The RNA shown here (SAM riboswitch aptamer (S box leader)) has 110 nucleotides and comes from a Chitinophagaceae bacterium. Rfam family: SAM riboswitch aptamer (S box leader). Rfam's curators write: The SAM riboswitch is found upstream of a number of genes which code for proteins involved in methionine or cysteine biosynthesis in Gram-positive bacteria. NCBI's taxonomy places the organism under Bacteria, Pseudomonadati, Bacteroidota, Chitinophagia, Chitinophagaceae.

[in-house]
RNA sequence: UGCUUAUCCAGAAAGGCUGAGGGUUAUGGCCCGCUGAAGCCUUGACAACCUCCCUGCUUCGGCGGGAAAGGUGCCAAUUCCAUCUCACCCCGCGGUGAGGCAGAUAAGUC
Numbered sequence: 001u002g003c004u005u006a007u008c009c010a011g012a013a014a015g016g017c018u019g020a021g022g023g024u025u026a027u028g029g030c031c032c033g034c035u036g037a038a039g040c041c042u043u044g045a046c047a048a049c050c051u052c053c054c055u056g057c058u059u060c061g062g063c064g065g066g067a068a069a070g071g072u073g074c075c076a077a078u079u080c081c082a083u084c085u086c087a088c089c090c091c092g093c094g095g096u097g098a099g100g101c102a103g104a105u106a107a108g109u110c
Stems, first nucleotide, its partner, number of pairs: 002109007013043005021032003026083004044075001046073001049071002051067004056063002079102001084099006
């Protein structure tokens, strides 16, 4: 990097350095940012994919509950919203729902 599976409407801060961008394809929006963006460092928090535990449930595939030492992750806004398809509603170029594409993270594998 590719592939497979799962999840993605919840949750989570301070300090130091630095100094203008950022919201992870593209486009259109919208939002955050000198009251300090992104990045780096320290500490912390959140969460529960791996990990550990269970006189639990189980159609034996798995599900549920707990822990948070370790491996990751993550700490604005639904993956910030939309773009593609279908259905329904509708005066309407609008709205709602489901799905898809893409993306992120984890585990496994090439």